[in-house]
Context: one part of a larger RNA
Molecule: small-subunit ribosomal RNA, 5' domain
Organism: Ailanthus altissimus
């Protein structure tokens, strides 16, 4: 002197832009954050004079929920980075060439009857399918495996499914070198280290197992501790370095703790599911529901961080053939001088050097061109009226918002400056008070009756919507 996801005193006109629980990964009350498809399916309900037609829909069945978004507890290497490898698997998109005969038996809703406080069931009838299934048949040996369409259209056609070569994004593994502190931690290690057989995976491998063998790390610091999510980045700095790792991007890890699979192309799944454990809530004590580190909020914590807001109009996701729906993701408004930046609080003239403070050697000097007055402007403010871009080759869509804006619309200097500090570092002085009291302090040191060091006032430096202490990094 710089800096901060800063906090706290004092004082505050506006704007634009970013940023806002660093602490208890404490515990939450309440909305709300994942649906969608009627052109896979049969039932139902409405509209209608309707045999049709439209419109809505519980529930089968497909996609999706493995993105997105949040937190950083653990983890010193199943992590990151950075640079190469071989032994893998892949939904939706895309590319190439082909393939689809014929049949069945189920069931959910639905109706009857019925248990049960709840969760949640039984049992009897009955039905569809791009759900399920079986032989032929096809399908680039065989085996094995798979196959779905009286789906949409008036048609031409197109959509969808099924196997196979690939293609691109993904995803899983392996290896080298880089990545904190401690020897007042010096030995660790028994599937441990190789190998054969064997099983196991997508896929390599002690991944698993049986045998046989007795081998692997380690002062180049192994193990154990402790403390930490990496990295591009940020800060700070002549340079090496040092520090930190919030917003934004990338990997990774997690979803009350623990443990385990299921279904999928992909989870061992934050709003799927089982089991245990704690805690809340409920019970007719037999049970039974919950899981905000998504978003808003609220209790608690602390020094300390915000709205239970608006919109699917742009980006963007997700289901659809599309219109359409959904979306606390995203755009936006709101809170906060938290941070940066821009801008104002007036300008031009004005001495008999105005009243008044303050000082004085009393003559004067200084606030001070400073008020006042005179002129003149409107950024801003207060009114008024009109009013957008953002929408994407036509048309329609705008939350923000009647908001920026108004490029000669009206008023009228009108609404608008403080905090610190003047003993030397260190820019800036005298007076009056008080007398080792009372105080002041980052260092030196200050204060004992003439204190530029305390308090007040005058005046005066710096900074300025800020300014001053504190904390920490360089």
């Nucleotide at each position: 002197a710089u800096a901060u996801a800063a906090a706290u005193g004092u004082u505050a006109a506006c704007a634009a832009u970013a940023u806002g629980c660093u602490u208890a990964a404490c515990a939450u009350a309440u909305g709300c954050a994942a649906g969608u498809c009627g052109a896979a399916c049969a039932a139902g309900a409405a509209a209608u004079u309707g045999u049709g037609u439209u419109u809505c829909c519980a529930g089968u069945a497909g996609c999706a929920g493995a993105c997105a978004a949040g937190u950083g507890a653990g983890u010193a290497a199943u992590g990151u980075g950075u640079a190469a490898g071989a032994a893998u698997c892949u939904g939706c998109c895309c590319u190439u060439a082909g393939g689809a005969a014929g049949g069945g038996a189920a069931u959910a809703a639905c109706a009857a009857c019925u248990a049960a406080a709840g969760g949640u069931g039984g049992c009897c009838g009955u039905u569809a399918a791009u759900a399920c299934u079986u032989a032929u048949c096809u399908g680039a040996a065989g085996a094995g495996c798979a196959g779905a369409g009286u789906g949409a259209g008036g048609a031409a056609u197109u959509c969808g499914u099924c196997a196979a070569c690939g293609a691109a994004g993904g995803u899983a593994c392996u290896u080298g070198c880089g990545u904190u502190u401690a020897a007042u931690u010096a030995a660790c290690u028994a599937g441990u280290u190789u190998g054969u057989g064997a099983g196991g995976u997508a896929a390599u491998a002690g991944c698993u197992u049986a045998c046989c063998a007795u081998g692997g790390u380690g002062a180049u610091g192994a193990u154990c501790a402790a403390u930490a999510g990496c990295u591009a980045g940020u800060c700070c700095a002549a340079a090496u370095a040092g520090a930190u790792g919030a917003u934004u991007a990338g990997c990774c890890a997690u979803a009350u703790u623990u443990a385990g699979a299921c279904u999928a192309a992909g989870a061992c799944a934050u709003a799927g599911c089982u089991u245990a454990a704690a805690c809340u809530c409920u019970u007719a004590u037999g049970u039974g529901a919950g899981g905000c580190a998504a978003u808003a909020g609220u209790g608690g914590a602390g020094a300390a961080u915000u709205u239970u807001c608006c919109a699917u109009a742009a980006u963007a996701a997700g289901c659809a053939a599309a219109a359409u729906c959904u979306u606390u993701a995203u755009a936006g408004a709101a809170c906060a001088a938290u941070g940066c930046u821009g801008c104002a609080u007036a300008a031009a003239g004005g001495u008999a050097a105005a009243a008044g403070g303050c000082c004085c050697a009393c003559g004067g000097g200084u606030c001070a061109u400073g008020a006042a007055c005179u002129u003149c402007u409107c950024u801003u403010c207060c009114u008024g009226a009109a009013a957008a871009a953002g929408a994407a080759g036509u048309a329609a869509u705008a939350a923000c918002g009647g908001u920026a804006u108004c490029g000669g619309g009206g008023g009228g200097a009108a609404u608008a400056a403080g905090c610190a500090u003047c003993a030397c570092c260190u820019a800036a002085c005298u007076c009056u008070a008080u007398a080792c009291c009372a105080a002041c302090a980052g260092u030196u040191a200050c204060g004992a009756u003439a204190a530029u060091a305390u308090a007040a006032a005058g005046g005066a430096u710096g900074c300025a919507a800020u300014u001053g202490u504190u904390a920490u990094c360089u």